Model confidence (mean pLDDT): 79 of 100. Bacterial RNase P class A from a bacterium, 366 nucleotides, folded computationally. The model forms 97% of the base pairs in the Rfam consensus.
RNA sequence: AGAGUGGGUCGGGUGGUCGCGCCGGCUCUUGUAGCCGGUGAGGAAAGUCCGAGCUCCAUAGGGCACAGUGCUGGCGAAAUGCCAGGCGGGGUGACCCGCGGAAAGUGGCACAGAAACUACACCGCCGAUGGCCCGUCCGGGCACAGGCAAGGGUGAAAUGGUGAGGUAAGAGCUCACCAGCGUCGGGGCGACCCGGCGGCUGGCUAAACCCCACUCGGAGCAAGGCCCAAUAGGAGAGCGCAGAGUUGCCCGCUCAAUAGCUCUCGGGUAGGCCGCUAGUGGGGGCUGGCAACAGCCCUCCCAGAUAAAUGACCGUCACCUGCCCACCGGCAGGCACAAAACUCGGCUUAUAGACACACUCUCCGC
Numbered sequence: 001a002g003a004g005u006g007g008g009u010c011g012g013g014u015g016g017u018c019g020c021g022c023c024g025g026c027u028c029u030u031g032u033a034g035c036c037g038g039u040g041a042g043g044a045a046a047g048u049c050c051g052a053g054c055u056c057c058a059u060a061g062g063g064c065a066c067a068g069u070g071c072u073g074g075c076g077a078a079a080u081g082c083c084a085g086g087c088g089g090g091g092u093g094a095c096c097c098g099c100g101g102a103a104a105g106u107g108g109c110a111c112a113g114a115a116a117c118u119a120c121a122c123c124g125c126c127g128a129u130g131g132c133c134c135g136u137c138c139g140g141g142c143a144c145a146g147g148c149a150a151g152g153g154u155g156a157a158a159u160g161g162u163g164a165g166g167u168a169a170g171a172g173c174u175c176a177c178c179a180g181c182g183u184c185g186g187g188g189c190g191a192c193c194c195g196g197c198g199g200c201u202g203g204c205u206a207a208a209c210c211c212c213a214c215u216c217g218g219a220g221c222a223a224g225g226c227c228c229a230a231u232a233g234g235a236g237a238g239c240g241c242a243g244a245g246u247u248g249c250c251c252g253c254u255c256a257a258u259a260g261c262u263c264u265c266g267g268g269u270a271g272g273c274c275g276c277u278a279g280u281g282g283g284g285g286c287u288g289g290c291a292a293c294a295g296c297c298c299u300c301c302c303a304g305a306u307a308a309a310u311g312a313c314c315g316u317c318a319c320c321u322g323c324c325c326a327c328c329g330g331c332a333g334g335c336a337c338a339a340a341a342c343u344c345g346g347c348u349u350a351u352a353g354a355c356a357c358a359c360u361c362u363c364c365g366c
Stems, first nucleotide, its partner, number of pairs: 001362006008355003012317007020040008028031001042337001046348002049346005054220004061251004067215004071085005086099005100211002105209002107205003122152002124148003129145002131142004160178006179201001181198007224274004234265006243255004281300008319334006
């Protein structure tokens, strides 16, 4: 200097003139009043994917089913989250991605290929032994019986891989190294790792059904309460001595014995208040821990709307792009994704541009 990897921060500032919501205070002529002070939309507010607080079912619960998760340890209220590790894969590397079980069972591996769970061998190799032929013998030929799966081909995958020896030709047949499997010893909380010995060894697939382990009520702020007002405390039919409720089923529990459930017709209400923001809160420091985080101390109060406020205009500065200019500078244009509605912890998605930090690789110079 260039190319990359990982996480992080900002994402407009400022002056003036007006206009709004909420909270508190003061004044008065008590009003949608005036004045003063404070405050007012994000890193994702989005998606509604996971969890929780909270509310109701409801007066407890248990089992099954459904559903979810899935290497180990830790953090955490929990999470399908985060941190640290283990193994496998990708990358020169910084780093990135993945993760229960195929020996409980069932199913699948199309096409091609001889063959995809007895492995029947397509092209082939051998033919030592037996057989046939030539031949006095030596020897030669055939490839029938028989032997082989090392070579070639097909395929995503073909009975461990590479190399050497050996053999008629071959093969873990033997040996060396490696992988897998079994066993013994050692290290580690653990996933796993290291080493010795051994025989020589068919696979893949579970976001296929399934098995194992652990977890798991339902619905949701349009939850749910209170007040005011008004109507008609309405009418009819069916089930109903067993039923109704608790997502499904069973047990249990509660209510109930003309209770209740279902359907049809008709009437009233659509207003106000609460829930609704001081909380698992924000910022800083110290201590412990590799870290995620935890503890302690100090400090701050930062929307609560309800058709929906948090803004509009003007000027200027900053940033980006283009043009002019030796420079100073000038001109023009642009300025991302986007908007609270109960709250919080995560994940995912979108994002003009700017800033620094840590690390990796390449080149050059000292």
The sequence was found by an Rfam model in a public genome assembly.